[in-house]
RNA sequence: AGAGUUUGAUCCUGGCUCAGAACGAACGCUGGCGGCAUGCCUAACACAUGCAAGUCGAACGAGACCUUCGGGUCUAGUGGCGCACGGGUGCGUAACGCGUGGGAAUCUGCCCUUGGGUUCGGAAUAACAGUGGGAGACUACUGCUAAUACCGGAUAAUGACUUCGGUCCAAAGAUUUAUCGCCCAGGGAUGAGCCCGCGUAGGAUUAGCUAGUUGGUGGGGUAAAGGCCUACCAAGGCGACGAUCCUUAGCUGGUCUGAGAGGAUGAUCAGCCACACUGGGACUGAGACACGGCCCAGACUCCUACGGGAGGCAGCAGUGGGGAAUAUUGGACAAUGGGCGAAAGCCUGAUCCAGCAAUGCCGCGUGAGUGAAGAAGGCCUUCGGGUUGUAAAGCUCUUUUACCCGGGAAGAUAAUGACUGUACCGGGAGAAUAAGCCCCGGCUAACUCCGUGCCAGCAGCCGCGGUAAUACGGAGGGGGCUAGCGUUGUUCGGAAUUACUGGGCGUAAAGCGUACGUAGGCGGUCUUUUAAGUCAGAGGUGAAAGCCCGGGGCUCAACUCCGGAAUUGCCUUUGAAACUGGAAGACUUGAACAUGGGAGAGGUGAGUGGAAUUCCGAGUGUAGAGGUGAAAUUCGUAGAUAUUCGGAGGAACACCAGUGGCGAAGGCGGCUCACUGGACCAUUGUUGACGCUGAGGUACGAAAGCGUGGGGAGCAAACAGGAUUAGAUACCCUGGUAGUCCACGCCGUAAACGAUGACGACUAGCUGUCGGGGCACUUGGUGCUUCGGUGGCGCAGCUAACGCAUUAAGUAAGCCACCUGGGGAGUACGACCGCAAGGUUGAAACUCAAAGGAAUUGACGGGGGUCCGCACAAGCGGUGGAGCAUGUGGUUUAAUUCGAUGAUACGCGAGGAACCUUACCUGGGCUAGAAUGCGAGUGACGUCCCGGGAAACCGGGAUUCCCUUCGGGGCACAAAGCAAGGUGCUGCAUGGCUGUCGUCAGCUCGUGCCGUGAGGUGUUGGGUUAAGUCCCGCAACGAGCGCAACCCCUGUCCUUAGUUGCCAACCUGUCGCAAGACAGAGGGACUCUAAGGAGACUGCCGGCGUAAGCCGCGAGGAAGGUGGGGACGACGUCAAGUCAUCAUGGCCUUUAUGCCCAGAGCGACACACGUGCUACAAUGGCCGGUACAGAGGGUCGCCAAGCCGCAAGGUGGAGCCAAUCCCUUAAAGCCGGUCUCAGUUCGGAUUGGAGUCUGAAACCCGACUCCAUGAAGUUGGAAUCGCUAGUAAUCGCGCAUCAGCCAUGGCGCGGUGAAUACGUUCCCGGACCUUGUACACACCGCCCGUCAAGCCAUGGAAGCCGGGGGUACCUGAAGACGGUGAC
Repeated sequence: AGAGUUUGAUCCUGGCUCAGAACGAACGCUGGCGGCAUGCCUAACACAUGCAAGUCGAACGAGACCUUCGGGUCUAGUGGCGCACGGGUGCGUAACGCGUGGGAAUCUGCCCUUGGGUUCGGAAUAACAGUGGGAGACUACUGCUAAUACCGGAUAAUGACUUCGGUCCAAAGAUUUAUCGCCCAGGGAUGAGCCCGCGUAGGAUUAGCUAGUUGGUGGGGUAAAGGCCUACCAAGGCGACGAUCCUUAGCUGGUCUGAGAGGAUGAUCAGCCACACUGGGACUGAGACACGGCCCAGACUCCUACGGGAGGCAGCAGUGGGGAAUAUUGGACAAUGGGCGAAAGCCUGAUCCAGCAAUGCCGCGUGAGUGAAGAAGGCCUUCGGGUUGUAAAGCUCUUUUACCCGGGAAGAUAAUGACUGUACCGGGAGAAUAAGCCCCGGCUAACUCCGUGCCAGCAGCCGCGGUAAUACGGAGGGGGCUAGCGUUGUUCGGAAUUACUGGGCGUAAAGCGUACGUAGGCGGUCUUUUAAGUCAGAGGUGAAAGCCCGGGGCUCAACUCCGGAAUUGCCUUUGAAACUGGAAGACUUGAACAUGGGAGAGGUGAGUGGAAUUCCGAGUGUAGAGGUGAAAUUCGUAGAUAUUCGGAGGAACACCAGUGGCGAAGGCGGCUCACUGGACCAUUGUUGACGCUGAGGUACGAAAGCGUGGGGAGCAAACAGGAUUAGAUACCCUGGUAGUCCACGCCGUAAACGAUGACGACUAGCUGUCGGGGCACUUGGUGCUUCGGUGGCGCAGCUAACGCAUUAAGUAAGCCACCUGGGGAGUACGACCGCAAGGUUGAAACUCAAAGGAAUUGACGGGGGUCCGCACAAGCGGUGGAGCAUGUGGUUUAAUUCGAUGAUACGCGAGGAACCUUACCUGGGCUAGAAUGCGAGUGACGUCCCGGGAAACCGGGAUUCCCUUCGGGGCACAAAGCAAGGUGCUGCAUGGCUGUCGUCAGCUCGUGCCGUGAGGUGUUGGGUUAAGUCCCGCAACGAGCGCAACCCCUGUCCUUAGUUGCCAACCUGUCGCAAGACAGAGGGACUCUAAGGAGACUGCCGGCGUAAGCCGCGAGGAAGGUGGGGACGACGUCAAGUCAUCAUGGCCUUUAUGCCCAGAGCGACACACGUGCUACAAUGGCCGGUACAGAGGGUCGCCAAGCCGCAAGGUGGAGCCAAUCCCUUAAAGCCGGUCUCAGUUCGGAUUGGAGUCUGAAACCCGACUCCAUGAAGUUGGAAUCGCUAGUAAUCGCGCAUCAGCCAUGGCGCGGUGAAUACGUUCCCGGACCUUGUACACACCGCCCGUCAAGCCAUGGAAGCCGGGGGUACCUGAAGACGGUGAC
């Protein structure tokens, strides 16, 4: 000294929370010793029992006892002193109660001191004795007696009173001495009473209070002033500087905290006060209205013979009760102190000690050294090890404490020691007697494993826990403190979060709607004076203790003793005179007034004008008008709308008109007149601080609303109708009443806003505008300048930022209002105002950890701008309807294995489910297992045959390896073991791979610069591009990942090469009349093949442009502006998909969730969806003839020719490991024929029959062929998909998988070969810039209110009960005072 927590992130505001210290504490766990302290905070609740105040025989009589007869001891009573101290408690009290400082009108026993005095008498009474009463407490009567008890006389001042003549007042003795007493008076000391200034809680939702009240006079009363009391008189007194009332509370020194200022508190110790069962009262006394006295009343308790009595722990112990909670019915008067006494002494629960309690503070200990095989055990582990850990054990030592034995103080000046055989000292044995508590996610020091699975639980705040929890529980380890440690409670601190020190108010909470003005606060220049404030000196006081400093004493410390400082304060006094205040005088600059001007929607009243709307009358005129997005309600043939003329009435004043003007604000707009307020300018005069602000107060105060009376054209809440809509109590339309208008009276509020109080001063400018003035000249639409208003921009400065910036939100001054987390709530109650509506003032319970301001980056918007995409549009063809195929959902099932599920699942994983696959189901089997590695060992455990069985498998029988370089190896089996297996779970623990946005043009970094910061800049801007492509500009300059290019295929050419490809020319042969065909020789020309090159770059031309680039049916070129296609996918998003491709953490399983086998299932079928095939026909079907590809595949293969079969196919076997042979006839096309619009010669589903092929095996469940059958379907609703050129459409061919095949799928290949694009308003998706945002899980967001259920808090409620206070009245104890009577 700060930290956590609002946000995606940031800065600020702001609350909540934490770390510190403390305690008369309590609770949980634990507990060795000693010292010093402390210990009913609650029920001022009730108290059993004991003790806490007595003493004096040297005041007195009497009695008893003892006696050495001298006397002594004890005691009830009379008498004296004490009992008013000490001790307890904090009820009451907001007060002269307390604190502090003063004051005058007082008393004061015992004590000190001074001066005097101490004389003479008298009458009683307790005790005692007797007689009684009563249960008792107690008490009555009669009789006797003493005193330092009581009374009278004398004496009488330096005393008191006084009318100044005078009057009045006392005593006590005891004793052998000494001495102690007694009385009067003065002084002192001590103690006490009274008065005053100042200080000493909260509430104004308590604003008025007061009748002895305030004062006076007379009297009374007191120790004493005083309405303290009384009579009379006066009508005062207190209060916004807070009276009165209500609530709470003993006050202080101090204590705790704090840097301090403050805040909180008032245990122990000390001072004061108050109280003593509750209330009242007096007596005695020096002192009381009396804690352990009295009287009365009350409540309670106890005794009782029922007639009456007794009592008061808030003394010390102790009990019950209350409570989270607080001790012994102890010892002693040894010390200190108190009472009595001459004294000895007695008394003393004051006090000193001991006991109990870790309640606090302080000190000590629970061992020290050495000891690595880093033991065992525990925990973790990547299995190597790490850690616990020198820790332990072991070895060598020590003995504080505790224990045992012995000695033994001080406290005590002569005696006397409760504590106490205590403190302390010496000796002895033995590591011996002695460690816990909390925490370990961040704040906050300290980490792993297991268990648990939003459960159990934790939590001071933020927050943890939903299967890998450093946050729960346990363990290991670690951290902190330590005889304690945590928790709870409370206080201060941090909190500058009430801000005096030391905060704010444009937008975060906060400027009253505005002005005037009272009190108050503050106030210009000069002079003199004063001395209240202020400053300085001195004196008094500020108790002690405590705190602080320096010393001393207990071994240290706590503790304690001594000294000092401090006590920031109050009082008295002396001085200073600058400043503030007071008094006096002066001044003119603040303020005001006078004079002269001009500006203005300033206000009030009266009058007046035109345009327009509506209505009325009349004319013209005819079918509509009106209204809307579109309509309808409505008006109109009874004549509307339109139009012309005339009239009526009300309201408002177009243009001018302007970030123009005026006004305090609200507000003010045709014109004229009257009255009137304010501001401004100029000028010279006047007054002489007359000023500023302004709590209360007063006035004004938009709209709406209210009252009374008018007025009412238009508009228009409510209301009605028509529309819109799911609804439409709305938006739109047609009507329409209050109201809007006037007069008078209320209301008193608005986002009454500049969200910015008024006033004056100071602090760069530039520019516009309104009003007034001055100067200059070139007299103008001029220039310069000045005062006042009103705007824009901008520097310094300020600000959290936005912004403000001479009209401040800057700099300083004085004054006022207001704020202190969000919600509850501007609500409730109370009060005031109002006719009402309502307004003003204005809480709490409860609840949350935020609420908020400004700015940033994104995302979003049925915001804006720019741009792109088969996105729309323009076209072509489809899907959605039919039948079938296939996938999915659903349903079914023993099982219909699993996954994929908007786009981005659904002919997807699957590029081949009859068995296998296969993961599913049923049943039968196996258990180190079906596969793999190591492996002692064996040599065949293998193979074959037979039996059982659905098979796996089981049982029986037969048979008995190979190679060798001789070391061994191969193969097979295999015990124990190390180890296996899992398509079981978690794709939300993961790797890898993939989809999608998207082949969209974006995504970032370094340095610099800007910003407090998040962040920005760069990447924005102007152009351009397919493109963040390029150019220009620019506080940016560069760079990276993406784009493009580099790679492959294809299009042209060239070179090289020439078999199996090619055959133009030449030659030969065969055939043929010929054309020519075939073959051979040969050739590289061409095609082709496959290797290398060339080619295209806006390079050239023209136009436009600064450039980049664009345009041109441009030239050239095979190709022209990326030539076409492919591969290639930035940062990232979707916890997207996949644990069932594979890999993999964790979990689960191990005679099973593993493995083997047979059969079944994955193929089910009311239904729904996706993707396809075939069609519905004539641009077609069928029949016949005939032409032209490319790319692939082939030896367990492709399979020719030939022959057989209608065909699938069979037979056959040539060729080919392929530019050679085969698959292989391409089909649409073309030529010819037929069909003629029909459910057909379209269409082919379905079904019956017969076959072929593959395969152990085609029942569930294959494909194909033939014959027969011949369903739906005649172009498809809403909706929806693909495609921009060799594309769509259409036609066939091939391949992978594969025994075969459910392939109409997938991947390739070529043939034929279109239409259209005006354009970017709209739909969808995307990019950039900008804007708003209360969103950030980001619009599939956020969020409001009712309702339902449960819970929490609060309110209301017919009434009922209790308490407190005020006022009035009734009754009235004890007692005091007075009167009277008796003694």